This is a predicted structure of a 1473-nucleotide RNA (small-subunit ribosomal RNA) from an uncultured organism. The coordinates come from a structure-prediction model, not an experiment, and the mean pLDDT is 82. The sequence is in RNAcentral, with records from ENA, Greengenes and SILVA.
RNA sequence: AGAGUUUGAUCCUGGCUCAGGAUUAACGCUCGCGACGUACCUAAGGUAUGCAAGUCGAACGAUAUCCGAAAUACUACUUGUAGUUUUUUGGUGACAGUGGCAAACGGCUGAGUAAUGCAUGAGAACUUGCCCCAAAGUUAGGCAUAGCCACGAGAAAUCGUGGGUAAUUCCUAAUGGUCUCUUCGGAGUAAAGCUUUAGCGCUUUGGGAUGGGCUCAUGUCCUAUCAGGUUGAUGGUGGGGUAAUUGCCUACCAUGCCUAUGACGGGUAGCUGGUCUGAGAGGAUGUCCAGCCAGACUGGGACUGCGACACGGCCCAGACUCCUACGGGAGGCAGCAACUAGGAAUCAUGCGCAAUGGACGAAAGUCUGACGCUGUGACGUCGCGUGCUGGAUGAAGGCCCUAGGGUUGUAAACAGCUUUUAUUGGGGAACAAGUUCUGAGUGUACCCAAUGAAUAAGUGCCUGCUAAUCACGUGCCAGAAGCAUCGGUAAUGCGUGAGGCACAAGCGUUAUCCGGAUUUACUGGGCGUAAAGAGAUGCGUAGGCGUCCUAGUAAGUUUCUAGUUAAAUCUUCCUGCUCAACGGGAAACAAGCUAGAAAAACUAUUAGGAUUGAGUUUGGUAGAGAAGGGGGGAAUUCCUGGUGGAGCGGUUAAAUGCGUUGAUAUCAGGAGGAACACCAAAUGCGAAGGCACCCCUUUGGACCAAUACUGACGCUAAGGCUCGAAAGCGUGGGGAGCAAAACGGAUUAGAUACCCGUGUAGUCCACGCCGUAAACUAUCCCUGCUAGAUAUUCGAAUGUUCCUCGAUUUUUGACUUCGGUCAAAAUGAGAGUUCGUUUGAGUGUCGCAGCUAACGCGUUAAGCAGGGCGCCUAUGGAGUACGGCCGCAAGGUUAAAACAUAAAGGAAUUGACGGGGACCCGCACAAGCAGUGGAGCGCCUGGUUUAAUUCGAUGAUCAGCGAAGAACCUCACCUGGGCUUGAACUGUAGCUGCACGUUUCCCGAAAAGGAUUCAGCCUUCGAGGGUGCUACAGAGGUGCUGCAUGGCUGUCGUCAGCUCGUGUCGUGAGAUGUAGGGUUAAGUCCCAUAACGAGCGCAACCCCUAUCUAGUGUUAUAUAUUUCUCUAGAGACUGCCUUGUCAUAACGAGGAGGAAGGAGGGGACGACGUCCAGUCAUCAUAUCCCUUAUGUCCAGGGCUACACAGACGCUACAAUGGCCGGUACAACGGGUAGCCAAAUCGCGAGAUGGAGCCAAUCCCAUCAAAACCGGUCUCAGUUCAGAUUGCAGUCUGCAACUCGACUGCAUGAAGUCGGAAUUGCUAGUAAUCGUGGAUCAGCACGCCGCGGUGAAUACGUUCUCGGGUCUUGUACACACCGCCCGUCAGGGCACGGGAGCUGCUCUCACUCGAAGUCCCAAUGGUUUAUUUGGGCCGAAAGUCGGGGGCAGCGACUGGGCUUAAGUCGUAACAAGG
Repeated sequence: AGAGUUUGAUCCUGGCUCAGGAUUAACGCUCGCGACGUACCUAAGGUAUGCAAGUCGAACGAUAUCCGAAAUACUACUUGUAGUUUUUUGGUGACAGUGGCAAACGGCUGAGUAAUGCAUGAGAACUUGCCCCAAAGUUAGGCAUAGCCACGAGAAAUCGUGGGUAAUUCCUAAUGGUCUCUUCGGAGUAAAGCUUUAGCGCUUUGGGAUGGGCUCAUGUCCUAUCAGGUUGAUGGUGGGGUAAUUGCCUACCAUGCCUAUGACGGGUAGCUGGUCUGAGAGGAUGUCCAGCCAGACUGGGACUGCGACACGGCCCAGACUCCUACGGGAGGCAGCAACUAGGAAUCAUGCGCAAUGGACGAAAGUCUGACGCUGUGACGUCGCGUGCUGGAUGAAGGCCCUAGGGUUGUAAACAGCUUUUAUUGGGGAACAAGUUCUGAGUGUACCCAAUGAAUAAGUGCCUGCUAAUCACGUGCCAGAAGCAUCGGUAAUGCGUGAGGCACAAGCGUUAUCCGGAUUUACUGGGCGUAAAGAGAUGCGUAGGCGUCCUAGUAAGUUUCUAGUUAAAUCUUCCUGCUCAACGGGAAACAAGCUAGAAAAACUAUUAGGAUUGAGUUUGGUAGAGAAGGGGGGAAUUCCUGGUGGAGCGGUUAAAUGCGUUGAUAUCAGGAGGAACACCAAAUGCGAAGGCACCCCUUUGGACCAAUACUGACGCUAAGGCUCGAAAGCGUGGGGAGCAAAACGGAUUAGAUACCCGUGUAGUCCACGCCGUAAACUAUCCCUGCUAGAUAUUCGAAUGUUCCUCGAUUUUUGACUUCGGUCAAAAUGAGAGUUCGUUUGAGUGUCGCAGCUAACGCGUUAAGCAGGGCGCCUAUGGAGUACGGCCGCAAGGUUAAAACAUAAAGGAAUUGACGGGGACCCGCACAAGCAGUGGAGCGCCUGGUUUAAUUCGAUGAUCAGCGAAGAACCUCACCUGGGCUUGAACUGUAGCUGCACGUUUCCCGAAAAGGAUUCAGCCUUCGAGGGUGCUACAGAGGUGCUGCAUGGCUGUCGUCAGCUCGUGUCGUGAGAUGUAGGGUUAAGUCCCAUAACGAGCGCAACCCCUAUCUAGUGUUAUAUAUUUCUCUAGAGACUGCCUUGUCAUAACGAGGAGGAAGGAGGGGACGACGUCCAGUCAUCAUAUCCCUUAUGUCCAGGGCUACACAGACGCUACAAUGGCCGGUACAACGGGUAGCCAAAUCGCGAGAUGGAGCCAAUCCCAUCAAAACCGGUCUCAGUUCAGAUUGCAGUCUGCAACUCGACUGCAUGAAGUCGGAAUUGCUAGUAAUCGUGGAUCAGCACGCCGCGGUGAAUACGUUCUCGGGUCUUGUACACACCGCCCGUCAGGGCACGGGAGCUGCUCUCACUCGAAGUCCCAAUGGUUUAUUUGGGCCGAAAGUCGGGGGCAGCGACUGGGCUUAAGUCGUAACAAGG
C1' cells in the first nucleotide's frame, strides 16, 4: 500500500467480498511447564447451608466461676487456729442488659436515569461526628428505666402487670461570653464524669483541614411518520419550611414561560478517566482498575443520627417462600463461597488476619469473604522446552515416474555430547515495619547433586485474491465455497494418500468493533447523459454572505502570564523480578476550560463620510407580455330555393354508410360555432406555464442615451404566499368541426388494436377546484474574470451612396387693393433610405485555452473563482405500505421496512443483426431453352419388420454419399459348431526331436478331430540359425469417446478480403494504414491523403487448347505432296491510331493490323478464419473397456425384407416420331490370368477357332449414333410405350434358390406432357446423339472422360436468394434460431389490510385510603411526654371507567420477491414490423 467481481473487450460510476488489528468471548481438533492477569455479557430470576460489623468493664448496675481482705455469728479443739454461714469490700472475667462510638465506610450490581446524572470550568446563601489550633468553662440538684425478682398470656415470635436499681441515660436550676435575637432598653441558650499520679473525657465560641449539600455556564445518542407544550406552570408580595438559596410549600395578585439553534413526546442508554482501531481527523466502545451517580424482592414512608429517607435497621402495602397448635409469625446473597434455572458460555460451600487498610478500645486486643494467598479454566499476554553435533549404502518402507530415475531425506538407523524442563535426594530465603513476639502462602522461590534423550506437536491451508501440487477415487452425484465460482469420465477447487506452505502449545471456525471505505467526503465527494437542480424561485420572512475611506471599542482573532485538567493508562528515560509480560521511580508534549494583561491588521460593532453596487428622474425605442370591450373575412357543417339525374363516399383492396322521399356536383340566400391562411423567420415578448386576424381602453416589465438626485438601500432564501400546459371535477351556458367511450364494417389464427363509417363526454365561455408533465437546455440564482469568427433582433454615436421630402435665405419675373401674393432659379439646416465603422442589450452557429469517464461544453461554460439555497449515496421491493397534511372525487405531497440479488448503470469500441439507408457483384431475378414434381422401373434414405436386416453420413454443406461395383469372400451383423500365448508379430527360459509336411481312410455342414503312410533340416561346427511343444512377458479388438487428437476433406468462396512492423491519434478497448474521388473480374490500378512500408490472398509463373515456324518420322499411302504424331520456339503488350472524363493519370469506347484483343477459351491452384462441420470403420493416436472373449476359425443366413414417405436418375407418353432397307462422318482410351481377327455354327445371347498384338504396326472397333435417302404406319393406349409374368436358353463362377447379367418366343401394366412448388444453363454453352475407361470372375440407367449435331435470350437491377464496401440504430455478444414483458396454474418466503382477541406501557377522572410527617381539638399535667378524635397529603387497590402509544395472534384478502424446460399471447430492444 491494495486486490477480486458487471463487459466480447474498454474507460467511468457504483455496490458486494477479501487480505490487518482487537475481544470478559464461544465452538472443533490438539495439549509439556512456568510467571502475570482474568472469569454470569443471558434471568436487577429464585435460593438450602456457613460466614461477610462489631467493639468498649478506663461510662453503668447486677452476676456464674475462681482468687483475696475485713467484720459478725456458730462448731471443733492444741485458745488461737481451722471449718461453715451471713454481711461489707477488692481482683479476674464468660453470657445478657443500660450507655457510647461504629454500623451512611468497606463489598456488590447497572435495573432505572437523556438530566434531580456525568465531564470541564466557575460561584454563594450553607453544614461538617471523629482530627488540628486558640480562648473560656466543667456549679448545684432531681425524676425515671432496662437488666433483676414475682405473677401472668402465647405453639412460637414475643408480650403484659406489679416491685425495686445504676450511669458519661434523661430532666431542672444557676453562671457566662468573643454566641443568637433585638424595638438597642434588654431577653434567651451549656456541661459528665472516670481516675493513685499522669491523663482521657464533657460544654461553648472562633479558625483550619477533610467530607458533604446547593447554584450557574458549556458539552453529552436516535427520531419531525412526535409541532406545539405548560397551570405551581413564569414572576411578585406575605407566611411557612430547610443546615442553606429557591414555587421547596401555601394564600393572594399579574399572565407569563419554553419552542424550528427542535420545546413536548417516543425509543435506546449508567457517565467519565480510559479501551480498540485509524497516518490523522474520526468511528466504535465503557469488561478488569480508578472517580462520580443510582439501586438493594416491588412500591410508599419516616425515625435515629454529624451524616441515611439506610444492602446484612424500622413501619405500611403487594408478590413470592418458609414455620404453625390455624389463633398467628418469619424472610430478602445486585457481599464471599455454593445450589437451581436460563444460556453458546463464565471457577472453590478453600487457608489466613502474617502483610496493607478499616471499626471499636488508653492499651493489650477483638472483628474484618475488604484484603493477602492457594485452587480450577490455554480465557488472554509473556517466557521456556520437546534436544545438539556428526552421519550417504542417499538403507528399508511410502508416493510419483518419460522406467532412466525423482522425492520423503541428514530425515532415520548408527556414533558422540548435553540435561533447560519433568523426576528423585540434600540445602534453603526475603516478605518482620517495631526491642521481644508474630508467616496463611511454604519447606514455596532459589541453590547443589543424581539417573537418563530420557517425560513433551499439533492445527489450518495448497484454483485466483494468497505462501504452498501431484496421484488415485467420484462423475452437476457425493460434496466444496469469504467473493469470483468448482463438480456433467483426464477435477492442482469434492474425498483419500504422498509431498509442500503458514503459524505453533496452540491452530482454525463463528460472532462483534474499527480499518481498508475518499462508500456521508471538516481534513476529503458529487448533481447535462451514471443516483442527484424542487415546474417558476415570481414576491418575500428568519438565517447566511456583503463596496470604498476615517475614527473609537475590543466580542471573535493573535501573543504572554497564572490556575486547573485526580491517580492509574499512553509516550520517553532509569530500574526490580534470571529475560519478558508484570511492577517501581522520574519527566514531559499537545489540547480544553477559567482568570488577568497586551496588540488592533482582518471579521464584528458604534459614529461620521464617499459613490462604483442598487434605486429614482428626463427623453426615446421594440415587442404574438397581460386583462376587458368592439369589429372582420376565408373555410367546414347545417337549413331554404334553383339546375341536374345515378351514383357518391371510402380503401392496399373492400364493406358498413349516404342516395330516385333526388344524394354527390353546381348556383343564390340564410344560420351558427370554433380557429385566425399568406406575412412567418435561424424572429420577438414573458419568471415559468405560455403568447399570433384588426381596432380601442387599462396595465406589467425590458432596452438605449443623457443630466441630476438618494447614499449600500444589496445577493440568496428554509418555512410562507402566488402563478402554474393538457387531462379531469363542480355549477350554468354553448356546441360548427374534431373526437376518448360506445356501435358498425374490414384485417387477422384471434384483433376488445392499427384502416374505414358513425358518434357521446370533452374541446369553447363564466365562476370555482385540481397542482401534476420528457413542466427539458434532462444544465438553480447572483457577481467578477478568461482568444476569436460569423449570423440575426432592438437601440445609440459617426461617416457615406442614391433617391425622396424639405424649413430658411437670396435673386429674377408676373400681378397688385402697394399691405403683399404667386411663379421660376439658386441655397439648403434637417428627416427618411443604402452601405460601412464603433458601442450597449438579447438570440443562434462554429471554435482556442481549459474542463470532462467519454459524448461533449466552450464570454448564453459543463472554464477559473466567490456567496446562498435545493438535492444524491447499490439495484429491485417503491415513489409503494402505514401515519400526517391537502382535495368533492380522481388523486397529490411527505415517505419507510422486511425480503431478494451481485450486480444495476453511463459513455465509447469491435462485431453481429435490422420487415434502416447508399453503392456494387453473382444464371440471383428478369428474358429464354430443357427439365424435376404426375407414370413405370433403377438406386439411396427414412420408417416399419426381422435372429440379423452391420456401421457411418442425415438443412444449404446427407440421401447413384463412404461403396471405382454385398451370390461365397468382402463382413464389421445373426444362428450354430470349434480354439485359448491363440489366425498373424517380437523376446526370454525350458523341453523334445530334427523338421514343417505329404498320402490314404473314418466322422462331420465345414472348421476341427481321430487313425494311417511316406520322407526326415541347414551350418562358417559356435549346440549358431530355423522349426515344434510348454511357461512367462505380451498379442489381438471395424470395441467407446471425431466433444481428448494428428492427418485428410466439405462449406461460406475463387468471395476480395485478412493482417503485421514503425509512426501518429485516443486515458483505454481501439483507430489510422485498409473510410475520400475515379476505375477494375479483383484491397486491380491511378489521384488525393498522418501515414510510410511489408506479408498472406488477387494477378502472373504451371498444364491443355486455338495460329505459325523449325526439327523429327515407329503410321497411312504406289510415290510426291498433304494429313497426322512428337519436340522446341514465335505470337498479344492497350504496343499503334481516334476519342471520353475535376485531371494530364488509371481506365473506358471505337478502329487498324492479326489465327487470336483487352484475363483469347478451359484447368490445377482455395488467404485469416467460421460451422466444438465430417471421419477413432482408410491410416495414425491418448484415456477407458474385453482377455476360454467385444479376440480367432468355419458353415449357413443377412446387408437384396415392404403397408408407406422422401432425394437423385433412366425410359416414355409419340409423326421434329416408330419400324424396315440403303448411304456417310469421330475423338478420348484399353489390352498377356488380356484384347481377340479371319473362317464356320446358332434367329440370338453366344460357341468353335486360333492369325496378330506387351501395341501410331494387332485387337476391342468394317468402331459409332443421331444425320441423310427411299418405303411404310396416320393420331389410336396405336406398328407409341415397354413394366410385369410364363417358357426355352447363353455366359461367368466351387456355387446364380434366397440373390447375377444377357438372349429368343410369348405376355403387353401405368402412362396421352404432369397441382402447389422447384432445378440446370449465357456459346461450341443448353439440348440431343452415340462412344471409351476405372472398379470388375460376372454384374452400370451410376461415376469419370471423349467426340458428333448444335440453338434461344439477357430491356434491365424494382423485387427473391447469396455475397462485398461505407453509413446508421441496438437493451444482441451462445451474437435475431438473439434478447425479453405481462396475465394464468403449481411450490416457497417475507410484508400490508382485516371482523376481532390478548398483553404491555403512559395518562385522566372518580371511589376507597395503609403507614407516616405536619396541623387542630380533647385527655393529662407545673411543663414536656403519652393516649384519643379529626383534617391535608398520601402508596397499593377498585371502575364489565375514558383516552394515547406499542406489540403478538387472526378466518379471509392484496400486491411483492423467488422458483423446473408449464399455459396464452408478443408489449420493449432494429423504423422491433